[in-house]
The RNA shown here (transfer RNA) has 84 nucleotides and comes from an uncultured Bacilli bacterium. Its Rfam family is "tRNA". From the family's description: Transfer RNA (tRNA) molecules are approximately 80 nucleotides in length. Model confidence (mean pLDDT): 83 of 100.

RNA sequence: GCCCAGGUGGCGGAAUAGGUAGACGCGCAGGACUUAAAAUCCUGUGGUAGCGAUACCGUACCGGUUCGAUUCCGGUCCCGGGCA
Repeated sequence: GCCCAGGUGGCGGAAUAGGUAGACGCGCAGGACUUAAAAUCCUGUGGUAGCGAUACCGUACCGGUUCGAUUCCGGUCCCGGGCA
């Protein structure tokens, strides 16, 4: 230099013939159980504002297409692999 695959909550990792982002697991918080713990079970868990209902923002970054983009198109950055 060329080619391929990827970047999503605190972490791993889903959702792609465009239509409610964050399933599931781990972790964390609260509770049950226990003399106390561990294990197990139940509930909650992206961010900001708000007492709350709720609103807005959010899929590496910047643009484009579209009524609508994690998904399609262009560019950039980063990580991994292959070729030279």